Transfer RNA from Caldisericum exile AZM16c01, 72 nucleotides, folded computationally. Taxonomically the source falls in Caldisericum exile (Bacteria, Pseudomonadati, Caldisericia, Caldisericum).
RNA sequence: GCCCUCGUAGUCUAACGGUUAGGACACCGCCCUUUCAAGGCGGCGAUAGGAGUUCGACUCUCCUCGAGGGCA
Numbered sequence: 001g002c003c004c005u006c007g008u009a010g011u012c013u014a015a016c017g018g019u020u021a022g023g024a025c026a027c028c029g030c031c032c033u034u035u036c037a038a039g040g041c042g043g044c045g046a047u048a049g050g051a052g053u054u055c056g057a058c059u060c061u062c063c064u065c066g067a068g069g070g071c072a
Base pairs, nucleotide, nucleotide: 001071002070003069004068005067006066007065010025011024012023013022018055027043028042029041030040031039048064049063050062051061052060
């Protein structure tokens, strides 16, 4: 330099172009307990950035950034 795959909460992981972007762990609050842990209930928090297509984009296209892999 070229090609391929990938980027969603603090972490991991879902989501036919039509979902309030779902779940688990973590965190916070309450309940339970003499206390802690476990358990129960509730809460907080995310689509890498930009542009385009579309009635509608996490999803499709392009550019940039970042991660991994292959060729030279």
Rfam family: tRNA. It is annotated as a transfer RNA. About the family: Transfer RNA (tRNA) molecules are approximately 80 nucleotides in length. Its family is annotated with triplet codon-amino acid adaptor activity in the Gene Ontology. The sequence is in RNAcentral, with records from Rfam.